RNAcentral holds the sequence, with entries from Rfam. This is a predicted structure of a 57-nucleotide RNA (transfer RNA) from Camelus ferus. It matches the Rfam family "tRNA". It is annotated as a transfer RNA. The source organism's lineage runs through Eukaryota, Eumetazoa, Tetrapoda, Laurasiatheria and Camelus. The coordinates come from a structure-prediction model, not an experiment, and the mean pLDDT is 84. RNAcentral records the identical sequence in 2 taxa.
[in-house]
RNA sequence: UAGCUCAGUGGUAGAGCACGUGCUUAGUGUGCGUGAGGUCCUGGGUUCAAUUCCCAG
Numbered sequence: 001u002a003g004c005u006c007a008g009u010g011g012u013a014g015a016g017c018a019c020g021u022g023c024u025u026a027g028u029g030u031g032c033g034u035g036a037g038g039u040c041c042u043g044g045g046u047u048c049a050a051u052u053c054c055c056a057g
Base pairs, nucleotide, nucleotide: 003017004016005015006014011048019035020034021033022032023031041057042056043055044054045053
């Protein structure tokens, strides 16, 4: 660090809840499947490569 709560940790980012949708149901609920959603606080530096290391706010 996703709307919320949090993982992750140098190699093009995940979970739970919430949300959309399908099935189920008498049903707005429950359960199961599935999908969308993130300039990883901002600006610099190091590095082939930074969410990760360093500096400032």